[in-house]
Molecule: transfer RNA
Organism: Dysgonamonadaceae bacterium
RNA sequence: GGCGCAUUCUUCUAACGGUCAGGAAUCCUGCUUCUCACGCAGGCAAUAGCGGUUCGAUUCCGCUAUGCGCUA
Numbered sequence: 001g002g003c004g005c006a007u008u009c010u011u012c013u014a015a016c017g018g019u020c021a022g023g024a025a026u027c028c029u030g031c032u033u034c035u036c037a038c039g040c041a042g043g044c045a046a047u048a049g050c051g052g053u054u055c056g057a058u059u060c061c062g063c064u065a066u067g068c069g070c071u072a
């Protein structure tokens, strides 16, 4: 240099092109307890960036960025 794969809450991980992007851990609040822990209920928080296709994109396409791999 060429090619391929991946990128979603703080972390891990789901999501036929279609209802408010779901779940677990963490964190916060409340209940429970003499207190802590456990348990229960609730809450916060995300689609790497820019474009394109489409009535509609996390999903399909292109480029860029980052990481990993293969190859000359």
Stems, first nucleotide, its partner, number of pairs: 001071007010025004018055001027043005048064005